Small-subunit ribosomal RNA, 5' domain from a Planctomycetota bacterium, 488 nucleotides, folded computationally. Taxonomically the source falls in Planctomycetota (Bacteria, Pseudomonadati). Model confidence (mean pLDDT): 84 of 100. The sequence was found in a public genome assembly. Rfam family: Bacterial small subunit ribosomal RNA.
[in-house]
Context: one part of a larger RNA
C1' cells in the first nucleotide's frame, strides 16, 4: 500500500456494468428443468354434410423414427486412466457437405383394441384379432469385406396435396472421439525397500483398435536414493492477487479437459453411456399399504430444514442467441434473455448555485479586551440534473412466410429494456464515518484519579490526562466509513 466469492458495527439518495452457498458430496415438501414428428402406422372416440353409401376435420393413450451420451450442476475422489505442451496411429464417427451406384418379390408377428382373470394398489396372467418407414426371409449386388488365387459374402421403406421429403451400399471430407509416446506438473525419508499377471516370450480369446486387457504354457524377470513403496494433501489448465522484477500465493465468476450423480456393483440398447431427471441387483435413508408388498434420489432453476460469522425470487418470456423434432407452419427448452434481492464490488452522478458582515442569535474557549464556528446561517438572485407525476420516441428485428423467372415486392413478430426529447412544481425528497501521543494530517476545556477505561507498536491512568469519558474544534475518506480474517 494492494487485492478480497468475504463478515461485522455505524451510517445510508440514484444509476450502470459485474456478482452472490466458499460451511453439511448433509436432508429435502411443492412446481417446473426433454420433447418432438399426423407429410411412417392402424385406430378408441368426437364434430360438420348426407336417407344412405361416403366425403372433410379435430383426436388423449399405443406402436414407430430422432433426440434424450447435448445442453445445465458440483469438485467427492484422483499425484496419475487426470492435466499442459509436443508428437504418432493399431482405430471409430448418427446428424451435415460432395462424389458413384440402388431402392425388387414376398411372409409372419406384436402394442394398442375386444373379452376375461389376480391384486389395496403399482401392476401383471389368459384368449381373440390388426398396422407400419416396427421384423424377418429370398432375389440382385461392386470400386465394398475376406482370400495369393478361383471365389465367397452381404442391403433397402415408404410417403405424398406431385413441388418434394426419404431409404440402402460404397468412396471422400469436416468437426468430434479412442488409444500410445516424450517431457513438465505438490508434501513427506521421524515411509527404504516394492512387486506374482508381478516382468517379458509363445499361441489364443476379446475390443472400432494395439496391449497382461484376459486366458494357457514357457521364461525369472519388472521398479527403486534422478526417491520406488507407503502416508498426507489437491481437480488439472487459461488465468488471478501482489510485486520494478525475480518470484510468492491462489485456480470464486468466464473459457478449455478431466471426474461425480443416494452408497457400491453390472451390463442393456445405440453412431456414442457403462448413461444427473433409462435399466438391474445389493445396501443405507424416506415414503405408501388392506402386511401378501410396492415407491423414489434437487452436486438443474426457485424453494425448505440443518450447520455456518455468511450467501438472493418457490418471478416474466421464449422477443433475441442456441438447442432437440418437423417438408414447413410451429412446438418444447428454469439452456439463454430479462426482471427482482444484497453499498458485495468497481465506476459514474447528486446532495445545489451565485451574492451576502452590524462578523447576528446560539455554542465553545478567555488574559473578559476579545477569538473561534463563520459567508457558515438569514437574506436577496437564480438552475431542475437525479427524483416525483405525465407525453412523445428511434433502437435491440432479421429471419420466416407469401407472390415473382429475376431484380424486387407484400406480410410479420418485444418478456424485458432504453438513447434522446418535451411539460408541471418547488431548494424543494438526499452525510455520514473514523481518527486528532509519537509512528500519521488534525487540540483546549470539563469530568475521572493506576479507579474507569485505552492500545496495531510504543505506551497512556496514581488531582492540572493533549493518549480514558464528555463537548466544541480541527484532519482524512466521503454513501460510504471504520474492524476482524486472508494473500503479496
Nucleotide at each position: 500500500g494492494a487485492a478480497c466469492g468475504a463478515a461485522c458495527g455505524u451510517u445510508g439518495g440514484c444509476g450502470g456494468c459485474g456478482u452472490g452457498g466458499a460451511u453439511u458430496a448433509g436432508g429435502c415438501a411443492u412446481g417446473c428443468a426433454a420433447g418432438u414428428c399426423g407429410g411412417g402406422g392402424g385406430a378408441a372416440u368426437c364434430c360438420c354434410a348426407g336417407c344412405a353409401a361416403u366425403g372433410g376435420g379435430g383426436g388423449a393413450a399405443c406402436c414407430g423414427g430422432c433426440g434424450u451420451a447435448a445442453g445445465g450442476g458440483g469438485c467427492a475422489g484422483u499425484a496419475a486412466g487426470g492435466c499442459a505442451u509436443g508428437g504418432g496411429u493399431a482405430c471409430c464417427u448418427a446428424c451435415c457437405u460432395c462424389c458413384g451406384g440402388g431402392u425388387u418379390c414376398g411372409g409372419g408377428a406384436u402394442a394398442g383394441c375386444c373379452a376375461u382373470c389376480a391384486g389395496a394398489g403399482a401392476u401383471g396372467g389368459u384368449g381373440g384379432g390388426u398396422a407400419a418407414u416396427a421384423c424377418c426371409g429370398g432375389a440382385u449386388g461392386a470400386c465394398g469385406u475376406c482370400g495369393u488365387g478361383a471365389g465367397a459374402c452381404c442391403a433397402a421403406a415408404g410417403a405424398u396435396u406431385c413441388a418434394u421429403c426419404g431409404c440402402c451400399c460404397g468412396g471422400a471430407g469436416a468437426g468430434g472421439g479412442g488409444c500410445c509416446c516424450a517431457u513438465g506438473u505438490g508434501a513427506u525419508a521421524u515411509u527404504a525397500g516394492c512387486u506374482a499377471g508381478u516382468u517379458g516370450g509363445u499361441g489364443g480369446g476379446g475390443u472400432a483398435a494395439c496391449g497382461g486387457c484376459c486366458c494357457a504354457c514357457c521364461a525369472a524377470g519388472g521398479c527403486g536414493a534422478a526417491g520406488a513403496u507407503g502416508u498426507c494433501u489437491a481437480g488439472c489448465g487459461g488465468g488471478u492477487g501482489u510485486g520494478a522484477g525475480a518470484g510468492c500465493a491462489c485456480g470464486a465468476c468466464c473459457c478449455g479437459c478431466g471426474c461425480c450423480a443416494c452408497u457400491c456393483g453390472c451390463a442393456c440398447u445405440g453412431a456414442g453411456a457403462c448413461a444427473c431427471u433409462g435399466g438391474c441387483g445389493a445396501g443405507a435413508c424416506a415414503c405408501c399399504u388392506a402386511c401378501g408388498g410396492g415407491u423414489g434420489g434437487c452436486u438443474g432453476c426457485a424453494g425448505u430444514c440443518g450447520a455456518g460469522g455468511a450467501u438472493c425470487u418457490u418471478c416474466g418470456g421464449c422477443a433475441a442467441u442456441g438447442a432437440g423434432c418437423g417438408c414447413a407452419a410451429g412446438c418444447u427448452u428454469g439452456a439463454c434473455c430479462g426482471a427482482g434481492c444484497g453499498a458485495c464490488g468497481c465506476c459514474g452522478c447528486g446532495u445545489g448555485a451565485g451574492c451576502g458582515a452590524u462578523g447576528a442569535a446560539g455554542g465553545c474557549c478567555u488574559u473578559c479586551g476579545g477569538g473561534u464556528u463563520g459567508u457558515a446561517a438569514a437574506g436577496c438572485u437564480c438552475u431542475u440534473u437525479a427524483g416525483u407525476g405525465g407525453g412523445g420516441g428511434a433502437g435491440a428485428a432479421a429471419a420466416g412466410c407469401c407472390c415473382g423467372c429475376g431484380a424486387g415486392g407484400g406480410u410479420g413478430u418485444g418478456a424485458u429494456c432504453u438513447a434522446u426529447c418535451c411539460c408541471a412544481a418547488a431548494a424543494a425528497u438526499a452525510a455520514g464515518c473514523a481518527c486528532g501521543g509519537g509512528c500519521u494530517a488534525a487540540g483546549u476545556u470539563c469530568g475521572u484519579g493506576c479507579c474507569a477505561g485505552c492500545a496495531g507498536c510504543c505506551g497512556c491512568g496514581g488531582u492540572a490526562a493533549g493518549a480514558c469519558g464528555a463537548a466544541c474544534c480541527g484532519u482524512g475518506c466521503g454513501a460510504a466509513c471504520g474492524u476482524u480474517g486472508u494473500u503479496c